[in-house]
Context: one part of a larger RNA
RNA sequence: CUGGGUGUAAAGGGUGCGUAGGCGGCUUUGCAAGUCAGAUGUGAAAUCUAUGGGCUCAACCCAUAGCCUGCAUUUGAAACUGCAGAGCUUGAGCGAAGUAGAGGCAGGCGGAAUUCCCCGUGUAGCGGUGAAAUGCGUAGAGAUGGGGAGGAACACCAGUGGCGAAGGCGGCCUGCUGGGCUUUAACUGACGCUGAGGCUCGAAAGCGUGGGGAGCAAACAGGAUUAGAUACCCUGGUAGUCCACGCCGUAAACGAUGAAUACUAGGUGUCGGGGAGCAUUGCUCUUCGGUGCCGCAGCAAACGCAAUAAGUAUUCCACCUGGGGAGUACGUUCGCAAGAAUGAAACUC
Numbered sequence: 001c002u003g004g005g006u007g008u009a010a011a012g013g014g015u016g017c018g019u020a021g022g023c024g025g026c027u028u029u030g031c032a033a034g035u036c037a038g039a040u041g042u043g044a045a046a047u048c049u050a051u052g053g054g055c056u057c058a059a060c061c062c063a064u065a066g067c068c069u070g071c072a073u074u075u076g077a078a079a080c081u082g083c084a085g086a087g088c089u090u091g092a093g094c095g096a097a098g099u100a101g102a103g104g105c106a107g108g109c110g111g112a113a114u115u116c117c118c119c120g121u122g123u124a125g126c127g128g129u130g131a132a133a134u135g136c137g138u139a140g141a142g143a144u145g146g147g148g149a150g151g152a153a154c155a156c157c158a159g160u161g162g163c164g165a166a167g168g169c170g171g172c173c174u175g176c177u178g179g180g181c182u183u184u185a186a187c188u189g190a191c192g193c194u195g196a197g198g199c200u201c202g203a204a205a206g207c208g209u210g211g212g213g214a215g216c217a218a219a220c221a222g223g224a225u226u227a228g229a230u231a232c233c234c235u236g237g238u239a240g241u242c243c244a245c246g247c248c249g250u251a252a253a254c255g256a257u258g259a260a261u262a263c264u265a266g267g268u269g270u271c272g273g274g275g276a277g278c279a280u281u282g283c284u285c286u287u288c289g290g291u292g293c294c295g296c297a298g299c300a301a302a303c304g305c306a307a308u309a310a311g312u313a314u315u316c317c318a319c320c321u322g323g324g325g326a327g328u329a330c331g332u333u334c335g336c337a338a339g340a341a342u343g344a345a346a347c348u349c
Base pairs, nucleotide, nucleotide: 003321004320005319006318007303008302012317014201016199017198021194022193023192025088026087027086028085029084030083031082033081034080035077036076037075038074039073040072041071042070048066049065050064051063052062053061054060091191092188093187095184096183097182098181099180103177104176105175106174107173108172109171110154115149116148117147118146119145120144121143125136126135162169163168206247207246208245209244210243211242215241216240220236221235222234223233258316259315260314261313262312263311266294267293268292269291270290271289272288273287274286275285276284277283278282298305299304322349323348324347331342332341333340334339
């Protein structure tokens, strides 16, 4: 390389959009590029294979046939692929009627709680732990009543519930806005799938500038513990956590499972719709879309997966090819930096 693979052994890109490319529904007509068949020419000789022969055999040599799987020209075939034309509606999209939702962005509002400040009541403790101490408190703490300030997060509802491509999204109201699902079948008529590059989005932490800062809390300080304790526990506490704008571009970015389509026993729960029946605020049957559990065939090294496949097939992309060295070095690109992306070898087992 071929091949075989990628849930857990090495291996699915963090996610989407989409360029080139690859692949692509049903009917029909034509062309004949691919494809198939015939013919002709060529495919040097040697080599190779088969048969026969010559050296006493063999190696070796000779003859004949085959082979040289190819190329060119030409004559045909038209199923399949392709190209061109015409048509279709089931794929895809659009329209209409409904519908659920923490989907996104912006603005406004609300209550509980923590902390701080002020006033009142009140007196000796509070706090914390395994036990303590540091700490706070007679300059009146903690507790309790009232008032005020400010920031952050939204108890219950809450649910293997919902929404989103992923990251993710949860108080209430308003505005703007994306997507889905169901029903219908008026419209377009294959407009599709995938997608190297490319572009977009992308938790937390981190970075830049300016705000904000209640609680929490890396670093740091103190108290304990301990042989030591640069920890675990305690008292404090700064970045940060929050907001605006701009970067970063990573993750156990996980379902450790790429996307799309079709097919392949059942059972049971739940969410959002449609239809029918019974008939009353539910039940039964059925159907579409999601989300769970159990389970057959099949698959699997086993664990397990099992219509949300890890089954049976097809298409396209990404990735793997012993461990260490190493996600390192060098180079390049990106970044303010931190670093990210790409990504070896020697050597060694």